Record summary:
Predicted 3D model of an 86-nucleotide RNA (c-di-GMP-I riboswitch aptamer). Its mean pLDDT, the model's own confidence on a scale to 100, is 76. It was read from a public genome assembly, where an Rfam model found it.
[in-house]
RNA sequence: GAACGAUAAAGGCAAACUUAUCGAAAGAUAAGGGCGCAAAGUCAUAGGGGCCUAAAACCGAGGGAAAGGCCAGCCGUACUGCCGAA
Repeated sequence: GAACGAUAAAGGCAAACUUAUCGAAAGAUAAGGGCGCAAAGUCAUAGGGGCCUAAAACCGAGGGAAAGGCCAGCCGUACUGCCGAA
């Protein structure tokens, strides 16, 4: 240096759920909470996947996804990073 990841140490993040606010919804934010996480870190995502909606626009007047939105704690990609047993 690369690879790897302990019932190690230090520190970190924070699922469900509850409350409040925003939103048409999915969902987001804040506080509590702690299921888990070695990248559950970051600008992102232009790849795949999942979810929502009829609010706006479109087709239309039955509704629809080709439209718009959401999820990075679904997988993958790019960059960076703490510790050091085997």